[in-house]
Context: one part of a larger RNA
RNA sequence: UUGGGCGUAAAGGGCGCGUAGGCGGCCUGCUAAGUCUGGAGUGAAAGUCCCGCUUUCAAGGUGGGAAGUGCUUUGGAUACUGGCGGGCUGGAGUGCAGGAGAGGAAAGCGGAAUUACCGGUGUAGCGGUGAAAUGCGUAGAGAUCGGUAGGAACACCAGUGGCGAAGGCGGCUUUCUGGACUGAAACUGACGCUGAGGCGCGAAAGCGUGGGGAGCAAACAGGAUUAGAUACCCUGGUAGUCCACGCUGUAAACGAUGAAUGCUAGGUGUAGGAGGUAUCGACCCCUUCUGUGCCGCAGUCAACACAAUAAGCAUUCCGCCUGGGGAGUACGGCCGCAAGGUUGAAACUC
Numbered sequence: 001u002u003g004g005g006c007g008u009a010a011a012g013g014g015c016g017c018g019u020a021g022g023c024g025g026c027c028u029g030c031u032a033a034g035u036c037u038g039g040a041g042u043g044a045a046a047g048u049c050c051c052g053c054u055u056u057c058a059a060g061g062u063g064g065g066a067a068g069u070g071c072u073u074u075g076g077a078u079a080c081u082g083g084c085g086g087g088c089u090g091g092a093g094u095g096c097a098g099g100a101g102a103g104g105a106a107a108g109c110g111g112a113a114u115u116a117c118c119g120g121u122g123u124a125g126c127g128g129u130g131a132a133a134u135g136c137g138u139a140g141a142g143a144u145c146g147g148u149a150g151g152a153a154c155a156c157c158a159g160u161g162g163c164g165a166a167g168g169c170g171g172c173u174u175u176c177u178g179g180a181c182u183g184a185a186a187c188u189g190a191c192g193c194u195g196a197g198g199c200g201c202g203a204a205a206g207c208g209u210g211g212g213g214a215g216c217a218a219a220c221a222g223g224a225u226u227a228g229a230u231a232c233c234c235u236g237g238u239a240g241u242c243c244a245c246g247c248u249g250u251a252a253a254c255g256a257u258g259a260a261u262g263c264u265a266g267g268u269g270u271a272g273g274a275g276g277u278a279u280c281g282a283c284c285c286c287u288u289c290u291g292u293g294c295c296g297c298a299g300u301c302a303a304c305a306c307a308a309u310a311a312g313c314a315u316u317c318c319g320c321c322u323g324g325g326g327a328g329u330a331c332g333g334c335c336g337c338a339a340g341g342u343u344g345a346a347a348c349u350c
Base pairs, nucleotide, nucleotide: 004321005320006319007304008303012318014201015200016199017198021194022193023192025088026087027086028085029084030083031082033081034080035077036076037075038074039073040072041071042070048066049065050064051063052062053061054060091191092188093187094186096183097182098181103177104176105175106174107173108172109171110154115149116148117147118146119145120144121143125136126135162169163168206247207246208245209244210243211242215241216240220236221235222234223233258317259316260315261314262313263312266295267294268293269292270291271290272289273288274287275286276285299306300305323350324349325348332343333342334341335340
């Protein structure tokens, strides 16, 4: 390579948009490139295979045939694929009518709490732990009441609830703005799916410049513990955590499960819609679509388990794997201010 695979054994790209490419609904006409079929030319000889002849056998020699899977050309077939044309509406999209939502961005506002400061009351402790000590306090702490300041986060509601492609998103109001869902079926008429490169987004930590700094808290200091204790526990505490702009581009970026489409028993909860029966009306009940959970049949699986949100049955496209270590290392390239990221070996060894 072929083959076989990718939830947990090695293996799904962190996520999207999209270029090339690959693949692509129903009906119909033309064409005949692919495809199928017939003819012709060529496919040197030797060699190979088969059948003769021959050396008494054999190797060998020699004659004939096959093959040479191919290419060129010509006649025909038209189901499928392609090309060109016409039509359709189920895929896809637009418009219309609705309701839901922590989807995103900006501005403003609010209350509780922590801390600090000021003032009142008040007196000897507070704090902390397994027990202590460091620490704070008669210069009046802690407690309690009132006031002020500042920063950060938004209790209850809250829910295997909602929204988002993922990362992620939670006080309230306003402005701007993205997407999804349902209904009816007005419009376009395959406009679709995937997507190498590319471009964008991307938690936390980290970096640059300038702000901010309440609480928490790497580093650091002290107190304990201990044989030691560069830890776990305690008292402090700086970066950082917050904001603006820029960079970084990683993660157990996880459902450890790529995207899309179709098909394949049911039961039950929940969220958002629509329709129906009944009813004065609401509730309830039934049907249906979309999402999110649990249980479960067939089937699958090494087992665990998955089971219409598939890990079942199929198709299309992309990414990835190929024994362990060496190693996500070295070298080189590209990117980055740096930290580092990305691409990514070999010797050797078991």